[in-house]
Molecule: RNase P RNA; transfer RNA
Organism: Chloroflexota bacterium
RNA sequence: UAAGUAAACCGGGUGACCGCUCGCUUUAAGCGGGAGGAAAGUCCGAGCUCCACCGGGCAGGGUGCUGGGUAACACCCAGGAGGGGCGACCCUACGGAAAGUGCCACAGAAACAUACCGGUCGCCUCAGGCGACUAAGGGUGAAAUGGUGAGGUAAGAGCUCACCAGCGGCUGGGUGACCAGCCGGCUGGGUAAACCCCAUCUGGAGCAAGACCAAAUAGAGGGACAAAAGGAUGCCCGGCCUGUCCCCGGGUUGGUCGCUUGACCCUGAUGGUAACAUCAGGGCUAGAUAGAUGGUCACCGCUCCGAUGAGAGUAACCGUAGAAAUCUUCGAUUUUUAAGGUAAGCUGCUAGUUGGAGUACAGAACUCGGCUUACAGGUUUACUUGCCCC
RNA sequence: GGGCCCAUAGCUCAAUUGGUCAGAGUCCCCGGCUCAUAACCGGGUUGUUGCUGGUUCAAGUCCAGCUGGGCCCACCA
Numbered sequence: 001u002a003a004g005u006a007a008a009c010c011g012g013g014u015g016a017c018c019g020c021u022c023g024c025u026u027u028a029a030g031c032g033g034g035a036g037g038a039a040a041g042u043c044c045g046a047g048c049u050c051c052a053c054c055g056g057g058c059a060g061g062g063u064g065c066u067g068g069g070u071a072a073c074a075c076c077c078a079g080g081a082g083g084g085g086c087g088a089c090c091c092u093a094c095g096g097a098a099a100g101u102g103c104c105a106c107a108g109a110a111a112c113a114u115a116c117c118g119g120u121c122g123c124c125u126c127a128g129g130c131g132a133c134u135a136a137g138g139g140u141g142a143a144a145u146g147g148u149g150a151g152g153u154a155a156g157a158g159c160u161c162a163c164c165a166g167c168g169g170c171u172g173g174g175u176g177a178c179c180a181g182c183c184g185g186c187u188g189g190g191u192a193a194a195c196c197c198c199a200u201c202u203g204g205a206g207c208a209a210g211a212c213c214a215a216a217u218a219g220a221g222g223g224a225c226a227a228a229a230g231g232a233u234g235c236c237c238g239g240c241c242u243g244u245c246c247c248c249g250g251g252u253u254g255g256u257c258g259c260u261u262g263a264c265c266c267u268g269a270u271g272g273u274a275a276c277a278u279c280a281g282g283g284c285u286a287g288a289u290a291g292a293u294g295g296u297c298a299c300c301g302c303u304c305c306g307a308u309g310a311g312a313g314u315a316a317c318c319g320u321a322g323a324a325a326u327c328u329u330c331g332a333u334u335u336u337u338a339a340g341g342u343a344a345g346c347u348g349c350u351a352g353u354u355g356g357a358g359u360a361c362a363g364a365a366c367u368c369g370g371c372u373u374a375c376a377g378g379u380u381u382a383c384u385u386g387c388c389c390c
Numbered sequence: 391g392g393g394c395c396c397a398u399a400g401c402u403c404a405a406u407u408g409g410u411c412a413g414a415g416u417c418c419c420c421g422g423c424u425c426a427u428a429a430c431c432g433g434g435u436u437g438u439u440g441c442u443g444g445u446u447c448a449a450g451u452c453c454a455g456c457u458g459g460g461c462c463c464a465c466c467a
Stems, first nucleotide, its partner, number of pairs: 001386010012300007020034005036361001040372002043370005048206004053239006060202005065079005080094001081092004095197002100195002102191003116138002118134007146164006165187001167184007210257004219248001221247005229242003250466003264283008301359008311349001312347003316342003322336006391463007400416004409447001418434005440456005
């Protein structure tokens, strides 16, 4: 300097005037506060609220390598295995096919099994046929009796050997996933984002949950059910409690709470590889309800497009040290040229000045911890690779 | 704000709950029939299955994310 990898942060600011909303107060007024990293999607987990409850079983659903973190999680951190990349790093829906049941279309001889072509041997009525052996070669296909090589064989094959993969056993290391070494007989596959098995977790609805107040009206309405109905908002059983449930019709669409002090934020110390935990100190940072957080003006920041443009670079010129060639060899000519100098001819590159346009994704609605998606532009840190210089 | 569904020819719907060329009716086009039209008969066209990615040999179907559309959610006795 160019190209990358991983992570973090900002993403508008200042002032004046006017306007909106919340809290406090001395209630005219004054003081203080007023959208986000995603507030989004509603994909997860909770806190909180309600269903009068307790126990057992089944179903359904979630997760899926190991260990740790956390209130918890499908999240985060650190490792392992497999794969990608030169590398920094990145991806994985990562338990089990030997518990069982399915599926592998078409093609092909054959897809829980097998001989179409081919090879070898023997026989015959001999350019063809029959029998036996074969699965190394060819064809089909996504996949065809573990793979490569050598020996061996009538021709072949783990038939034998070497190396590798898989499976099983033993020993050692590690909390563990797993890794390393040795030995062994040679060994049909894939698919579980197929049903399923194993391990583990799980009641259901959700702030429009729910609690309270006020107001108004019409229930002389209908039906089911006595060992029935309802009783956490899947089913069954047992206990316990009580009269339940459904339909039709009518009346209010008002107000208060829930509603912001939180598994909260910032700084420091200690422990830990880290995620994070503990301790100490400091801080209070929106609470609306047809839904506030805005409008105007000025200046600045950032981005883009122009104008100008010192400076820088460069064509060109000068130029010396050096090098090469030639010649008439105490020198000359030609070519090339490091350092250095000139240069407004060029580049529209850079600082500055100036004109114009724009300023991303997008707006709380109970609150947190995550994931996913959207995003003009900018800043910083660490690391990797290529090139150049010292 | 929260909860639950849907997306296939121009239109209305199927697709044996993965088998590799996605179908039927209607619309449209051509021809026949008719004086002409309609009806009728014959033939034909029309598809990145909302988009992107993944699993698998194979995806309309199974899974994940995105886009668009639709429905529901208050109290009283």